[in-house]
The prediction has a mean pLDDT of 83.
A computed fold for a 127-nucleotide RNA from an Ilumatobacteraceae bacterium, annotated as FMN riboswitch aptamer (RFN element).
The sequence was found by an Rfam model in a public genome assembly.
Of the family's consensus pairs, 100% are formed in the model.
Lineage of the source: Bacteria > Actinomycetota > Acidimicrobiia > Acidimicrobiales > Ilumatobacteraceae.
């Protein structure tokens, strides 16, 4: 170089206006938003992670925490360029964990000053 292994930092965005109501950023009209690796540049194509369940192990008298592992896991189509694009350009769709909550939440509070895909930089060790 490459391969390992550690240490530090980084690592999610969003109801402007209105209608109804006692009461709604939760319902209706409209409005906004879009983690992360691959790939011709992706919220809707292939993986992933994170929320949600659930075995086991481990701490708790208990509620429950914690770690490993497994389950789940949402949405796209027509038209153009081109060598290639469900990724670009133009047009029209569509999706969004869990508790709370004066009334049902992608967007408000909350676990979360947290975890974590991955990113970055450094150090040892190996030739």
């Nucleotide at each position: 170089a490459u391969g390992u292994u550690c240490u530090u930092g980084c690592g999610g965005g969003g109801u402007u206006g209105g209608g109804u109501g006692u009461a709604a950023g939760u319902c209706c009209c409209g409005a906004c938003c879009g983690g992360c690796g691959g790939u011709a540049c992706a919220g809707c194509c292939c993986g992933c992670g994170a929320a949600c369940u659930c075995u086991c192990u481990g701490a708790g008298c208990a509620a429950u925490c914690a770690g490993c592992g497994a389950g789940c896991c949402g949405a796209u189509c027509c038209g153009g360029u081109g060598a290639a694009a469900c990724u670009c350009c133009g047009g029209g769709g569509c999706c969004g964990a869990c508790g709370g909550u004066a009334a049902a939440a992608g967007u408000c509070c909350g676990g979360a000053u947290g975890g974590a895909a991955g990113c970055a930089a450094g150090g040892g060790c190996u030739a």